[in-house]
RNA sequence: AGUUUAGCUCAGUUGGUAGAGCAUCGGUCUCCAAAACCGAGGGUCGUGGGUUCGAGUCCCCCAAC
Numbered sequence: 001a002g003u004u005u006a007g008c009u010c011a012g013u014u015g016g017u018a019g020a021g022c023a024u025c026g027g028u029c030u031c032c033a034a035a036a037c038c039g040a041g042g043g044u045c046g047u048g049g050g051u052u053c054g055a056g057u058c059c060c061c062c063a064a065c
Stems, first nucleotide, its partner, number of pairs: 002065003007022004016053001024040005046062001048060003
């Protein structure tokens, strides 16, 4: 100096209700399974504060890598 966001890999614009892919689960299909397609669940956004009507986003401390 950089990074930290879902089980994993990562997005997230000028501060305005947190997302994708993979994985997992369910369904369709199949003699069964896989593949394909459809759907669902899953997040105190590393910790603690501050600013703000409002913070993943700005500021400070700490921690891990």